[in-house]
RNA sequence: AGAGUUUGAUCCUGGCUCAGGACGAACGCUGGUGGCGUGCUUAACACAUGCAAGUCACGGGGGCCCGCAAGGGUAACCGGCGAACGGGUGCGUAACACGUGAGCAAUCUGCCGUACACUGGGGGAUAGCCGGCCCAACGGCCGGGUAAUACCGCAUACGCUCCUUUGGCGGCAUCGCUGAGGGAGGAAACCUCCGGGGGUGUACGAGGAGCUCGCGGCCUAUCAGGUAGUUGGUGGGGUCACGGCCUACCAAGCCAUUGACGGGUAGCUGGUCUGAGAGGAUGGCCAGCCACAUUGGGACUGAGAUACGGCCCAGACUCCUACGGGAGGCAGCAGUGGGGAAUAUUGCGCAAUGGCCGCAAGGCUGACGCAGCGACGCCGCGUGGGGGAUGAAGCAUUUCGGUGUGUAAACCCCUGUUGCUCGGGACGAACAGCUCUUUUCGAGGAGCCUGACGGUACCGGGUGAGGAAGCACCGGCUAACUCCGUGCCAGCAGCCGCGGUAAUACGGAGGGUGCGAGCGUUGUCCGGAAUCACUGGGCGUAAAGGGCGCGUAGGUGGUCUGCUAAGCGUGCGGUGAAAGCCCGGGGCUCAACCCCGGGUCGGCCGUGCGAACUGGUGGACUGGAGCACUGUAGAGGCAGGUGGAAUUCCGGGUGUAGCGGUGGAAUGCGUAGAGAUCCGGAAGAACACCGGUGGCGAAGGCGGCCUGCUGGGCAGUUGCUGACACUGAGGCGCGACAGCGUGGGGAGCAAACAGGAUUAGAUACCCUGGUAGUCCACGCCGUAAACGAUGGGGACUAGGUGCUUGGGGGAGCGACCCCUCGAGUGCCGGCGCUAACGCAUUAAGUCCCCCGCCUGGGGAGUACGGCCGCAAGGCUGAAACUCAAAGGAAUUGACGGGGGCCCGCACAAGCGGUGGAGCAUGUGGUUUAAUUCGACGCAACGCGAAGAACCUUACCCAGGCUUGACAUGGAUGGGAAAGCCUCUGGAAACAGGGGCCCCUCUUCGGAGCUCAUUCACAGGUGCUGCAUGGCUGUCGUCAGCUCGUGUCGUGAGAUGUUGGGUUAAGUCCCGCAACGAGCGCAACCCUUGUCAUUAGUUGCUACGAAAGGGCACUCUAAUGAGACUGCCGGUGACAAACCGGAGGAAGGUGGGGAUGACGUCAAGUCCUCAUGGCCCUUAUGGGUAGGGCUUCACACGUCAUACAAUGGUCGGUACAGAGGGCUGCCAACCCGCAAGGGGGAGCCAAUCCCUUAAAACCGAUCGUAGUCCGGAUUGAGGUCUGCAACUCGACCUCAUGAAGUCGGAAUCGCUAGUAAUCGCGGAUCAGCAUGUCGCGGUGAAUACGUUCCCGGGUCUUGUACACACCGCCCGUCACACCAUGGGAGCGGGUUUUACCAGAAGUAGCUAGCCUAACCGCAAGGAGGGCGGUUACCACGGUAGGAUUCGUGACUGGGGUGAAGUCGUAACAAGGUAGCCGUA
Repeated sequence: AGAGUUUGAUCCUGGCUCAGGACGAACGCUGGUGGCGUGCUUAACACAUGCAAGUCACGGGGGCCCGCAAGGGUAACCGGCGAACGGGUGCGUAACACGUGAGCAAUCUGCCGUACACUGGGGGAUAGCCGGCCCAACGGCCGGGUAAUACCGCAUACGCUCCUUUGGCGGCAUCGCUGAGGGAGGAAACCUCCGGGGGUGUACGAGGAGCUCGCGGCCUAUCAGGUAGUUGGUGGGGUCACGGCCUACCAAGCCAUUGACGGGUAGCUGGUCUGAGAGGAUGGCCAGCCACAUUGGGACUGAGAUACGGCCCAGACUCCUACGGGAGGCAGCAGUGGGGAAUAUUGCGCAAUGGCCGCAAGGCUGACGCAGCGACGCCGCGUGGGGGAUGAAGCAUUUCGGUGUGUAAACCCCUGUUGCUCGGGACGAACAGCUCUUUUCGAGGAGCCUGACGGUACCGGGUGAGGAAGCACCGGCUAACUCCGUGCCAGCAGCCGCGGUAAUACGGAGGGUGCGAGCGUUGUCCGGAAUCACUGGGCGUAAAGGGCGCGUAGGUGGUCUGCUAAGCGUGCGGUGAAAGCCCGGGGCUCAACCCCGGGUCGGCCGUGCGAACUGGUGGACUGGAGCACUGUAGAGGCAGGUGGAAUUCCGGGUGUAGCGGUGGAAUGCGUAGAGAUCCGGAAGAACACCGGUGGCGAAGGCGGCCUGCUGGGCAGUUGCUGACACUGAGGCGCGACAGCGUGGGGAGCAAACAGGAUUAGAUACCCUGGUAGUCCACGCCGUAAACGAUGGGGACUAGGUGCUUGGGGGAGCGACCCCUCGAGUGCCGGCGCUAACGCAUUAAGUCCCCCGCCUGGGGAGUACGGCCGCAAGGCUGAAACUCAAAGGAAUUGACGGGGGCCCGCACAAGCGGUGGAGCAUGUGGUUUAAUUCGACGCAACGCGAAGAACCUUACCCAGGCUUGACAUGGAUGGGAAAGCCUCUGGAAACAGGGGCCCCUCUUCGGAGCUCAUUCACAGGUGCUGCAUGGCUGUCGUCAGCUCGUGUCGUGAGAUGUUGGGUUAAGUCCCGCAACGAGCGCAACCCUUGUCAUUAGUUGCUACGAAAGGGCACUCUAAUGAGACUGCCGGUGACAAACCGGAGGAAGGUGGGGAUGACGUCAAGUCCUCAUGGCCCUUAUGGGUAGGGCUUCACACGUCAUACAAUGGUCGGUACAGAGGGCUGCCAACCCGCAAGGGGGAGCCAAUCCCUUAAAACCGAUCGUAGUCCGGAUUGAGGUCUGCAACUCGACCUCAUGAAGUCGGAAUCGCUAGUAAUCGCGGAUCAGCAUGUCGCGGUGAAUACGUUCCCGGGUCUUGUACACACCGCCCGUCACACCAUGGGAGCGGGUUUUACCAGAAGUAGCUAGCCUAACCGCAAGGAGGGCGGUUACCACGGUAGGAUUCGUGACUGGGGUGAAGUCGUAACAAGGUAGCCGUA
């Protein structure tokens, strides 16, 4: 410090996710040891048991015990002090509760310290105790007697308090301090061990507490108004003290958008975690403060409480009870139940530290110190170290060679941490006290005594490598890879995503990586996230500028100057607790941990100085702003009037059959006279031309002409005011269309509606009608894609060129033109900016000020609430849930019922077919034991098949074989080799038997060869063409596909390859930030057309034939020539090229072939072959026989043959080419009607044979007929091949003669020696062709042209497509699940108003009752208590409201889901451009 994830790729925006750190944690697996920490985050739920606050005998009397006594012990009671500390918890609390800083002139303070003074003299009770009584218990009653440091008077006080007189000083408003005089009031307690300890008053101090104020720190405005003791005053009361704290009266205030009031949540802080910081989150342990103590209320005592282990009352709960009553409060320490994912011992000790009491000794202390439990955290240590390669075995893998684990182990040599064991053994301890000593009498020194932890830490000896390693991960992010299993299953997953038969992603294993007594997971916080942006973001198109203006608060503000000192700067002072953190040092062997010192503690308060800047205040200025004056352009606004054209309607005339409408029609109108045309009239609405990226307005918006009223702008010249300004939360106003209300109006247009069409449907698009509405007046609504998708104001920063409108100058008769200064409005363009597109003085540039708005997509601009509205609805505006994206710009493709250009038998123009028939053949389907398998749009279907009767053959059935039909090697044994003939069973395979034959080499061991057994292995047309090689099809013989360097772009990419011409062609030329190059094109190759040369046998023949000759010709086959736009003319940029012509056998690639770029289709083939993996191994291998591949209701493809007269049949007659031929082709001749048979010549072939070519031509016949057409089908008889023609061959003869009379929708081929038509040959092959591959014969028609269909090329455009239009995608419906709104209601919480009621308590009143101290001789009084009553008030009750949560029949929409139904809305002109508002 970043990374992954949107895309085919790119840049940007943007969310999601990860790597880090942390934790009072929990869970899973695992676990040796020590130190230091830490441990109910949940039920402030309920608690058994024990302990957690007592102490003092130097206050008092008595009891009991010991003692002769003196005295001592014990400790119930009175009394004193403490129990308000310490300890726990976080409920409540949004508050002066906390933090920080001030203040109290408005205060209190036990114990402690300092100072001064005092401690005199009396009195009456009471507990304990004794006696009696009640009682379950708790406890209580009566009588008697008694003490005090308990209680009460009196005296004294002048330091205290109050009243009063008076002086001084000070301050902060009330006032404070201090001095003097007078008056009134007010104290005490004594004990003693004789050392001492206490008591009272006053003042001060220290520490503690109370009160007040400034500032600071949560969410919510879908909480906007709150408040009656409320705000203030006066009098009074109350308090330690100020105060509406309380009360009476008076006034009507007070708080609030700088967020009152309400709701939700929460103890606050030092700090802690994180972070570079700013910040964010947090407040467990420790420390400070607060609050609370079963819930609520209340006071008492006291210096202090409104009191955790006190009291009273009420409520709930628990316990005891003799039923009459009582007792209780672990949020103290342990512990129990419960809740929970989860959190410890009913331990030891007061030795230390601290607290309370005490003169002290000492007592008490679950504070505390320790120990125990838990890897809960942090830190330390160990589980050994060195050597050791046949690199052992095992395991894993393997290309079988090896490789890995791995110096790892074994083995050898060591060490001794820790553990275990034995021995030694602390520091923490010094006080107090006692003894001694010193002394300035305050105190100092020495010795003795005191340890829970603990026989612990630590030290030493012994023992012995001996007891001590796991967890997660290994697709990318992210460090670490293989095998097996599994087969979209099981599973994984933080995100992206893995798994559908070769998974580095699942599970196991081997190996590896990381960390290590831990490792992972989960949860939470911060970080990364600049993803709320103060530091440090944005708003044209990604989310985001308010529809527009006016203006309030607020924010901001021109020039000069004086004063001020709030901000600001600087110096000093106070504070900022300790701990923590940082630095330095020290102590535990180190570290964690602890101790000491320093720093920090961002802040607040006070004070001095400064005066530039901001603010405040005074004065001045004119440049900002405004005013006056003079002009000026304009659809600016409002009102009134007025004009013509057109439409429609009405009346009339002329006139006749149609009009209208559409893609085509129909509905509609018209013979009752339409439409057309002319005249007249009526009505409403809108204003053609001018008219313009022209004008005006803030926006919405504004358009005939005239008039009136009126707003704003701009220009010019002077003058005036003197900052008066900019922006603008709330607020107010304006605000298209649609819509609403009332009343008018209504020509045209036109939602709804009706009809006609279209269509699968058509609630649409088109047509005919047509009502609201559109128009006017008044009133609402308040929204728009209200857009420049760009808030307003100001300043600055190159230009060029239009237009509108003012001023100045010039020219011109003038319209108007030129120059220049403004204002406005456009285009282009530079810097700069931008993700890019683009913006660019009219900024999206560079800056300042103010406002509005954004923070992933969906849910949703929805729900609820509130406000507005007559309604429609508007404004404000969420959440649950869900997704890993949603987006912007640009790029390359692909696509378009987008465009331009151009090709192709693509269409068109033609010729012949297919689709109809029967047949052949292939396929689907069906059937079957099997009908083997593959091929499936073009590009599967007469395809693999160039030839299934057996074989082939892979399929089925049956009976058989198991080292095998075939290859290689090893082991053992045999051999008279191998081989040939033959018999039995059998369908054969096979099984069993007989006979013949009697090998070669040799170093004499054996080897070759062969048989049997056995082991390795063979074998598989079994699977996967989606694991592959090779080969092939296809786009397509289309003209394209790329690269290097350079250049442009952030980049994907672009350029080149685009453009202008041209071509069959990316063919060539020209141009050009490109210059070159490669694969393709073309050419080179074969063939054909002409000629020449050479060569002539089997070819040819001018010699009559043969022989012989000859090689001119034909031909054969080898080499050459020829054609190149070379020549001429024209066109063209003078180029490339094109057009025409000449010559030529051939002319513009002459015809044909071979040749197939980068790639596409996971195209085809594992059944040609090869091959990875998987599978079978007496079978999925191998052999045999038979069957099947030949089925047959059907459907499709492809052929052949036909339907006839351009023909059929018969007779006669003529002319090819290219091939093939020795288990072959087969002549002549003979036989048969024929297939064929016999026969055997010739030929290994320019020699012989196949081999008569056929159509054609000549003649005859048929005469339009299901025929003398057509030949299917069937019967009979034959021929040939073959081991064998039954299933299932071909052919021949005779007989039979079916469908069919030219073929619906649709569809195929072909542009010249082509189509059509005619025959011939070959491969395969025993036989079998209508298939296929070739060959020649005869031999056409047509092409205007490129609009349309199909395919393709290229440029461009749009795109929401990229699996790429066979794409994408929307809504309803149906089903499942999820969350949510409404909902008659129901239930609960919180809160509030009114009323009822009112415990305990306090205060007031009190006429009843009681009453030791004081007064009084007494009566009685003062005072007090009880009781009563009044006020306040908790719990409770009644009624109503607010708010919130849960639930609810039914219901609304939403989200998600593999697939479903209906349509096709959007993306291309998406087939009606789309979208926004409204109905």